[in-house]
Context: one part of a larger RNA
RNA sequence: CGUAGGAAAUUUGAGAGGAGCUGUCCUUAGUACGAGAGGACCGGGAUGGACGUACCGCUGGUGCAUCAGUUGUUCCGCCAGGAGCACAGCUGAGUAGCUAAGUACGGAAGUGAUAAGUGCUGAAGGCAUCUAAGCACGAAGCAUCCCUUAAGAUAAGAUUUCCCACCUUAAAAAGGAUAAGACCCCAGACAGAAAAGCUGGUAGAUAGGCCUAGGGUGUAAGGGCAGUAAUGUCUUAAGCUGAUAGGUACUAAUAGGUCGAGGG
Repeated sequence: CGUAGGAAAUUUGAGAGGAGCUGUCCUUAGUACGAGAGGACCGGGAUGGACGUACCGCUGGUGCAUCAGUUGUUCCGCCAGGAGCACAGCUGAGUAGCUAAGUACGGAAGUGAUAAGUGCUGAAGGCAUCUAAGCACGAAGCAUCCCUUAAGAUAAGAUUUCCCACCUUAAAAAGGAUAAGACCCCAGACAGAAAAGCUGGUAGAUAGGCCUAGGGUGUAAGGGCAGUAAUGUCUUAAGCUGAUAGGUACUAAUAGGUCGAGGG
């Protein structure tokens, strides 16, 4: 820009893409078959491998603004307590998120037309012949079925709901102000390279803060007691705590602006 008014939501599916794998065991059955040795088709069930998709409840990994321990040194006047630097100083743990080695699921079954092949009926050619007319089967393959996408599918589809018939002009075209609605702008994260899409914008829980929980770490500082002291113990399952949950307008989403129909 188009989709013969302007919007919002829900859809149909032409088309496109993806997937498509396979082992072993049990049973049927030591049956059919076979002198024996051996040993099935068909059918039923179980369990794997590789591959793929999703997820983080479990098992783990990571977790550079979490907690604790600790070495050297500098500083906070000293003690105590801390801070900086030393690979994140080193070490032990670890929430959210992200993850695999973790968990769940998938390939199936079915349908249609077929290939090689197997047939029925059957002439040409009194027989025979799957073929010439006609009819029936037949594959991990083809088309469906399954998953994703998809109306710029210009053949531009469908349904539901909302907005209305303004001003200007003699009338139209062009222009203007609006409606439903959308955008700019702003707070953001379950989104994200940027766009986009999504959640919100005071008629508000969108982010931060705060409160209460959860989870993590592991018993803070100060003080008392014991000990010459190192240290231990009590106060104290304390103190601290990023991402989690619920709540709360304290802070910031203020104010405002723009676009947007009159229906061949």
This is a predicted structure of a 264-nucleotide part of an RNA (large-subunit ribosomal RNA, domain VI) from a Clostridia bacterium. Rfam family: Bacterial large subunit ribosomal RNA. Gene Ontology terms of the family: ribosome and structural constituent of ribosome. The prediction has a mean pLDDT of 89. Taxonomically the source falls in Clostridia (Bacteria, Bacillati, Bacillota).